The RNA shown here (c-di-GMP-I-GGC riboswitch aptamer) has 82 nucleotides and comes from a Candidatus Schekmanbacteria bacterium. It matches the Rfam family "c-di-GMP-I-GGC riboswitch aptamer". Gene Ontology term of the family: cyclic-di-GMP binding.
């Protein structure tokens, strides 16, 4: 450097139930496993969702959520080929 088809070591946690936090979107710990090969981490494009204002009917500014939609940046494990 390029790739995840088997196999280890370990890692991470959908939905749901419980607490706690927020006006929500969510979000933090605990349980719990649908799934992840970056399901680490960064809101840069694009799509999404909240909340407040104009605005007057689905558009607009402004805060935000969200990395497990999708692209992009950045870094890293095991295993394989070069």
């Nucleotide at each position: 450097a390029a790739a995840g088809u088997u196999a280890a070591a370990g890692c991470c946690a959908a939905a749901c139930c419980c607490a706690g936090c927020g006006c929500g979107a969510g979000u933090u710990g605990g349980g719990g496993a649908c799934g992840g090969a970056a399901a680490g981490c960064c809101a840069c494009g694009g799509a999404u969702c909240u909340c407040a204002a104009a605005g007057g009917u689905u558009u607009u500014u402004g805060a935000g959520a969200a990395a497990g939609c999708c692209g992009g940046g950045u870094u890293a494990c095991c295993u394989u080929u070069c």
Notes:
Its mean pLDDT, the model's own confidence on a scale to 100, is 83.